[in-house]
């Protein structure tokens, strides 16, 4: 250079058949719990879904095209 995968919460990831309101787990945090502490219970919070741009009535999902990360090949 070409070719596959992948990029979503502070950290793993799930969502790819366009429309449930963007979600789980874990951390951290408030309350409860305990003599304290933990475990365990409830609760809030956290996101411009890499950046841009299109198409659609409607994009995390469908095209473009940068970039940044494995991984193949000459």
């Nucleotide at each position: 250079g070409c070719c596959c995968c992948g990029g979503u919460a502070g950290c793993u990831c799930a969502g790819u058949g366009g429309a449930u309101u963007a979600g789980a787990g874990c951390a951290a945090g408030a309350c409860g719990g305990u003599u304290c502490u933990a475990a365990c219970g409830u609760c809030a919070a956290g996101g411009u879904c890499g950046g841009g741009g299109g198409u659609u009535c409607g994009a995390g999902u469908c095209c473009c095209u940068c970039c940044c990360g494995g991984g193949g090949u000459g």
Predicted 3D model of a 74-nucleotide RNA (transfer RNA) from a Candidatus Saccharimonadales bacterium. It was read from a public genome assembly. Its mean pLDDT, the model's own confidence on a scale to 100, is 81. Rfam family: tRNA. Gene Ontology term of the family: triplet codon-amino acid adaptor activity.